[in-house]
């Protein structure tokens, strides 16, 4: 001067006015005042969880579904979040990663190619034939193909071929280093017959369903006797209990009101909460003081005007809460900060 | 708010990971016929975007877009 990498953070505050939601307090009849009143993503509904409901329990028989995948920490819990090993990509900072097993077994490689579970088109050698060509031997060279049965280099050998040596990989063993993935460094085996599991599957480890429009009371009298139901806990099928539940009938009390799916109240916001200090930890996080209480609406409020403020900027982007929290994806007008890595000049 | 399924030629549906992604209606040309219509022969036209997995994707995974169906008071 050029280009990049990663990581926080805002996207309004404060006063005045008018108007609106529900809390609270005073008044007593609709007045007054006091606090408070959409987000970083409230979105998408991809994860995980509180909570709520399924009435409780046993016996036995059949057969499954489903999510994670390298260590390790962290948390209420998760496939996230941290932090490491590995592997790939980048000059680099840094980034991705669905990162167990193909030697348990099954199945799939179209097309090309000689051939995709062991094969010979082309090529070498060898021996036969005049001569064409034919038989035997090879998989080092060639060519197809993503992918031809470890690679290079010497050596042997008619010609080759791990056929034999070194090195590299590959498998298996012992030492050190690590909680551990793993890493280093030594031995020893000629060593496996290719790829592919976001293919069926084999292993290791977890796991009920549904969903706040859950669901509770009220609205909307009790008791007693029978009968038949019906029950999400992987998922069918049989079989018992217990006497909690709904339906029918009979009957008995009460008491002259009342009528059946139309509201109404709850759940409904003090929470795995937020903020400042400090401490331990590499971090995530986690413990301790201290201080706050910030929408809970139900046909659906959270809003206009003016003024002032800001290290930069706010009329403005993307966009409105409906149980609640923690995360991940997605969308973004305009900005700030703070590290780091290449690069150009000049001193 | 929550729960769930869908996107293929201009429409309608097909295709167990492999050739050149089918098929009928409709669209153009073309024979025929005095002109049309019916008939017949030709042809054109697509996987919802983006990334990823594998040699190869319409199918197989993740995100995003658009559309559409369910859901409140019963035991």
């Nucleotide at each position: 001067u050029a280009a990049g990498c990663g990581g926080a953070c805002c996207g309004u505050g404060c006063g005045g006015u008018u108007g609106c939601g529900g809390g609270g307090a005073u008044a007593a009849u609709u007045a007054u005042c006091c606090a408070c009143g959409a987000g970083g993503a409230a979105a998408g509904u991809c994860c995980g969880g509180g909570c709520u409901u399924c009435a409780c329990g046993g016996c036995g028989g059949c057969a499954a579904g489903g999510g994670u995948g390298c260590c390790g920490g962290c948390u209420a819990a998760u496939u996230a979040c941290c932090g490491g090993u590995g592997a790939a990509g980048g000059c680099g900072a840094c980034u991705u990663c669905a990162a167990g097993g193909a030697a348990a077994g099954u199945g799939c490689a179209a097309c090309a190619g000689a051939a995709a579970u062991a094969a010979a088109c082309c090529g070498c050698a060898g021996c036969c034939u005049u001569a064409c060509g034919g038989c035997u031997g090879u998989a080092a060279g060639g060519a197809u193909g993503g992918a031809a049965a470890g690679g290079c280099g010497a050596g042997g050998u008619a010609a080759g071929a791990g056929c034999u040596c070194a090195c590299c990989g590959a498998c298996g063993g012992a030492g050190c280093g690590g909680c551990a993935a793993c890493g280093c460094c030594c031995c020893g085996u000629g060593c496996c017959c290719u790829g592919u599991a976001a293919a069926c599957c084999c292993c290791a480890c977890c796991c009920g369903a549904a969903g706040c429009a859950a669901g509770a009371c009220u609205g909307a009298a009790c008791c007693g006797c029978g009968g038949a139901g019906a029950u999400u806990c992987u998922g069918c099928c049989g079989c018992c209990g217990u006497c909690a539940c709904u339906u029918c009938g009979c009957g008995g009390u009460a008491u002259a009101a009342a009528u059946u799916u139309a509201c109404g109240u709850c759940g409904c916001u003090u929470g795995a909460g937020c903020g400042u200090a400090g401490c331990g930890g590499u971090a995530a996080c986690g413990c301790u003081u201290c201080g706050c209480c910030u929408a809970g609406a139900u046909a659906g409020a959270u809003a206009g005007c003016c003024g002032c403020a800001u290290u930069a900027a706010a009329c403005g982007a993307c966009a409105g809460a409906a149980c609640c929290c923690g995360g991940c994806u997605u969308a973004c007008a305009g900005g700030u900060c703070c590290g780091c890595c290449u690069u150009a000049a000049a001193u | 708010g929550g729960c769930c399924c869908c996107a293929u030629a201009g429409u309608u549906c097909a295709a167990g990971g492999g050739a050149u992604a089918g098929a009928a209606c409709g669209g153009a040309a073309g024979u025929u016929u005095c002109c049309u219509a019916a008939a017949c022969u030709u042809u054109a036209a697509a996987u919802c975007c983006a990334g990823g997995u594998u040699c190869g994707a319409g199918u197989c995974c993740u995100g995003g877009u658009g559309g559409g169906g369910c859901u409140a008071c019963c035991u």